[in-house]
RNA sequence: UUCUGAUAAUAGCAAACUUAUUGAAAGAUAAGGACGCAAAGCUAUGGGCCUAAUGGAUAAAUUCCAAUGGUUGCCAGGUUGCCAAA
Numbered sequence: 001u002u003c004u005g006a007u008a009a010u011a012g013c014a015a016a017c018u019u020a021u022u023g024a025a026a027g028a029u030a031a032g033g034a035c036g037c038a039a040a041g042c043u044a045u046g047g048g049c050c051u052a053a054u055g056g057a058u059a060a061a062u063u064c065c066a067a068u069g070g071u072u073g074c075c076a077g078g079u080u081g082c083c084a085a086a
Base pairs, nucleotide, nucleotide: 004084005083012037013036017032018031019030020029021028022027035073041079042078043077045076046075047074048071049070050069055065056064057063
């Protein structure tokens, strides 16, 4: 240095839920709060999943199609990083 990750140490993040704001929605942001996480840091690049305002189809509809919207705490890829037992 790389791989790896412990009854190690110093740190970190923050699920559900509540309140407020925002959005058509899915969601997101902030505060509180901790289920958990060795990248639960960043990135929407590939796949999956969620939503369907605008748009199209339909005799009609609380119907159907479809991301340009979202989800990195769904799985991978890329990239940056703390410590060090075996």
Molecule: c-di-GMP-I riboswitch aptamer
Organism: Natronincola ferrireducens